[in-house]
Context: one part of a larger RNA
RNA sequence: GAUUGAACGCUGGCGGCAUGCCUAACACAUGCAAGUCGAACGGCAGCAUGAUUCUAGCUUGCUAGAAUUGAUGGCGAGUGGCGGACGGGUGAGUAAUACGUAGGAAUCUGCCUUGAAGUGGGGGAUAACUCGGGGAAACUCGAGCUAAAACCGCAUAAUCUCUUAGGAGAAAAAGUGGGGACCGAAAGGCCUUCCGCUUUAAGAUGAGCCUACGUCGGAUUAGCUAGUUGGUGGGGUAAAGGCCUACCAAGGCGACGAUCGGUAGCUGGUCUGAGAGGAUGAUCAGCCACACUGGGACUGAGACACGGCCCAGACUCCUACGGGAGGCAGCAGUGGGGAAUAUUGGACAAUGGGGGCAACCCUGAUCCAGCGAUGCCGCGUGUGUGAAGAAGGCCUGCGGGUUGUAAAGCACUUUCAGUGGGGAGGAGGGUACUGUUCUAAUAUCGGAUAAGUAUUGACGUUACCCACAGAAGAAGCACCGGCUAACUCCGUGCCAGCAGCCGCGGUAAUACGGAGGGUGCAAGCGUUAAUC
Numbered sequence: 001g002a003u004u005g006a007a008c009g010c011u012g013g014c015g016g017c018a019u020g021c022c023u024a025a026c027a028c029a030u031g032c033a034a035g036u037c038g039a040a041c042g043g044c045a046g047c048a049u050g051a052u053u054c055u056a057g058c059u060u061g062c063u064a065g066a067a068u069u070g071a072u073g074g075c076g077a078g079u080g081g082c083g084g085a086c087g088g089g090u091g092a093g094u095a096a097u098a099c100g101u102a103g104g105a106a107u108c109u110g111c112c113u114u115g116a117a118g119u120g121g122g123g124g125a126u127a128a129c130u131c132g133g134g135g136a137a138a139c140u141c142g143a144g145c146u147a148a149a150a151c152c153g154c155a156u157a158a159u160c161u162c163u164u165a166g167g168a169g170a171a172a173a174a175g176u177g178g179g180g181a182c183c184g185a186a187a188g189g190c191c192u193u194c195c196g197c198u199u200u201a202a203g204a205u206g207a208g209c210c211u212a213c214g215u216c217g218g219a220u221u222a223g224c225u226a227g228u229u230g231g232u233g234g235g236g237u238a239a240a241g242g243c244c245u246a247c248c249a250a251g252g253c254g255a256c257g258a259u260c261g262g263u264a265g266c267u268g269g270u271c272u273g274a275g276a277g278g279a280u281g282a283u284c285a286g287c288c289a290c291a292c293u294g295g296g297a298c299u300g301a302g303a304c305a306c307g308g309c310c311c312a313g314a315c316u317c318c319u320a321c322g323g324g325a326g327g328c329a330g331c332a333g334u335g336g337g338g339a340a341u342a343u344u345g346g347a348c349a350a351u352g353g354g355g356g357c358a359a360c361c362c363u364g365a366u367c368c369a370g371c372g373a374u375g376c377c378g379c380g381u382g383u384g385u386g387a388a389g390a391a392g393g394c395c396u397g398c399g400g401g402u403u404g405u406a407a408a409g410c411a412c413u414u415u416c417a418g419u420g421g422g423g424a425g426g427a428g429g430g431u432a433c434u435g436u437u438c439u440a441a442u443a444u445c446g447g448a449u450a451a452g453u454a455u456u457g458a459c460g461u462u463a464c465c466c467a468c469a470g471a472a473g474a475a476g477c478a479c480c481g482g483c484u485a486a487c488u489c490c491g492u493g494c495c496a497g498c499a500g501c502c503g504c505g506g507u508a509a510u511a512c513g514g515a516g517g518g519u520g521c522a523a524g525c526g527u528u529a530a531u532c
Base pairs, nucleotide, nucleotide: 001532002531003530004529006528007527008526009525010524013379014378015377016376017375018374019372020371021337026335027334028333030332031331032330035082036081037080040079041078043075044074047073048072049071050069051068052067053066054065055064056063057062058061089290090289091288098215099214100213101212102211103210104209107207108206112203113202114201115200116199117198118197119196120154122152123151129144130143131142132141133140134139160169161168162167175194177192178191179190182189183188216262218260223253224252225251228250229249230248231247232246233245234244235243265287266286267285268284269280270279271278272277292313293312294311295310296309315326316325317324318323343369345368346367347366351365352363353362354361355360382412383411384410385409392403393402394401395400416473418468419467420466421465422464426459428456429455476521477520478519479518480517481502482501483500487516488515489514490513491512497504498503
């Protein structure tokens, strides 16, 4: 000099863009952060509508009330499907089961895209519900009824799997909208659109595995290793492999630093530097690891799963003492720790994600707002004129000098802030109508395309523009001995104090404290810490 996720002191007008627990991976009150689908299913607790019955009032077909009815819109709880493996957080562990770069072969891959084939015919349950029981609660037990795209056989099946190459084995699920003829137990069958389901091939995406090289310091850590190194047989996995196991051999690593102990998430990057290099790894992005601590598996395409399950432990809470409940390193917020780090805010309008045919629902992701000069950038705090060089202050050699065109005065302007008006863009999509195509169909259906109409913004009192009034509301901080730009007086008297280094202070201190003046930066300025 540059820099910082900074802190502290003094001061503080506005805006834009960023950024904000670096410490206790300490403990957490409260709310929210993962749901959705009725176009899979049985149903109907609540809401609304319709129908039927009854009652009352009368304007005798309307209003009000009650009851019944899943008939309709819808829908609590439940079965079922998909998603809760993404998104969000943190950096404890990890020195190599990691990361970075470059390769590799023995693998899997839900949803998505493309192609081929199929979607036939049956069955038995079970939740919800009803009844009964246990328990303070969490919850749970028994009996009975019922549905499905839940579950299980049968059939068929190749280009799938296994194979001794002869053969053997393995699948499925339906549903919505619309409809002319025909059939019909009047539900529908049947036809068709769309969306599903099963098998398979390929792709895309994602994931698992292997190899080489590189990645902090300690030798006051020199030897380490028995599933250890290799082979054979067997097992296991989606997959190679001591991954596991039985047997056999005796290997394997190491001063090119094994082993041990210390520290640490890695990278793109960031800071600095002319570079080489050094330091670092906040925000953003990629990878990894973790989710109270330790262990385990289940489900699933994917987890050994932050807001799932089981066991053990510590802690907290409830209890009728028998037993139960919990996990903010999600967003806010609280206590604690600390020099130190924000709101228990708004919205799904946009971007994206999950579910759904869709409408839509959910989304503390995200977009915004709030707080903080924490940083960077921009703007303002007026402009011109004005010598009686005013008053006052300070200095003085008492003549004057300086503060100083500074102020006052005169003339002007109105950025920003204030008040009042106007006002973009961030908004693309969805619904209805018309035409074309598919179709048996001139289909209130579905797909594609074009035109018109209506509707959708948290931010938001938006950005921006116009008008109004008045210089009106807006300057500090550090320093002035040398380094280093900037000097005098007073006080003090080796005292009080200053200090980055040299050093000042013991009676004229440009070095302490105050004042006047000056210098440097400026909504900041200094100090401290840290890196180059």